Source information
The RNA shown here (SAM riboswitch aptamer (S box leader)) has 117 nucleotides and comes from Halobacillus fulvus. It matches the Rfam family "SAM riboswitch aptamer (S box leader)". About the family: The SAM riboswitch is found upstream of a number of genes which code for proteins involved in methionine or cysteine biosynthesis in Gram-positive bacteria. The model forms 88% of the base pairs in the Rfam consensus. Taxonomically the source falls in Halobacillus (Bacteria, Bacillati, Bacillota, Bacilli).
Formats: sequence, C1' cells, structure tokens
RNA sequence: CACUUAUCCAGAGUGGCGGAGGGACUGGCCCUAUGAUGCCCGGCAACCGGUUUUGAUUCAUUGAAAUCAAAGCACGGUGCUAAUUCCAGCAAAGCUACAGGCUUUGGAAGAUGAGAA
Repeated sequence: CACUUAUCCAGAGUGGCGGAGGGACUGGCCCUAUGAUGCCCGGCAACCGGUUUUGAUUCAUUGAAAUCAAAGCACGGUGCUAAUUCCAGCAAAGCUACAGGCUUUGGAAGAUGAGAA
C1' cells in the first nucleotide's frame, strides 16, 4: 500500500506555542490576523487491552481457576476535540408548481478501531 470487519446525525477550552492558509479529492458552501492548518496541555468518547462487580457454563479434591455475557472504572494503546463524514458526486423509488428541485434508501469514496498478512 492492498484485504476483512464494526462504527461514523451525540460529545469535547475564554489555555499555551506559532504565524497562513484550511475544511481528503471535484463542485458548492464555510472557518480564518477578533489568529487558520499544525504541535503541547486540558477535555470528550469507550474500539482494543487491563481491571472491578454480578450471572451462567466448564474442569473439579480444591480455586473468586478458565470461558462467555452484562454493568462500571478510565490504568495502558489508539482516536477525536467547527459545521451530519459540512452538503453533493453513482443508482433506485417516490413527490412536485416538472429546463429544475425535494425526500428516502442503497452503493461509491473517505476517516477511525480491530484483525490477519
């Protein structure tokens, strides 16, 4: 880099550094010297690990031993910390006042976690 899988309409600073663009791409529409992207601190969340409590099952002489589930903790690994993944991009169905537009659904693309490699 590619693959598999789950989630993506919630949540999160009146801080410090720094100094120009940024929101993946395209088209829109936005944020930004009243300081952007980025980094640090803080915070949010609970994907993976850990741990606490409860229940069930298994082994069984024993053990709160092993496995699974539920509810917590935020200890470790990540992630996130403007706007629904900001909206749309392809297709189907429906509606309509029908060059057009709107709604729902499914895809495509993207992001993050985990796995395998």